RNAcentral holds the sequence, with entries from ENA. Transfer RNA from Chiasmodon niger, 72 nucleotides, folded computationally. Lineage of the source: Eukaryota > Euteleostomi > Actinopterygii > Euteleosteomorpha > Chiasmodon. The coordinates come from a structure-prediction model, not an experiment, and the mean pLDDT is 81. Rfam family: tRNA. The family's RNA type in Rfam is transfer RNA. The same sequence occurs in records of 3 taxa.

């Protein structure tokens, strides 16, 4: 170069056209004399970038860019 994979909360990752979600971690607040457990509330986001398609896109197309791997 060529083919495949990958990109979503601070980290690990669901979500295959109709409200952006979970564990963990984080914040606050109960409880403690103070921590830690525990329990109660809180999503903390331009769904990699730009352009299309559709009433409606993380989601379908195209193009670039980032990771995996494989071939020359």
């Nucleotide at each position: 170069g060529c083919a495949c994979u990958u990109g979503u909360a601070g980290c690990u990752c669901a979500g295959u056209g109709u409200u952006a979600g979970a564990g963990c971690g984080c914040c606050a607040g109960u409880c403690u004399u103070g921590u830690a457990a525990a329990c109660u509330g809180g999503g903390u986001g331009u769904c990699g970038g730009a352009g299309g398609u559709u009433a409606a896109a993380a989601u379908c197309c195209u193009c670039c860019c980032c990771u995996u791997u494989g071939c020359u």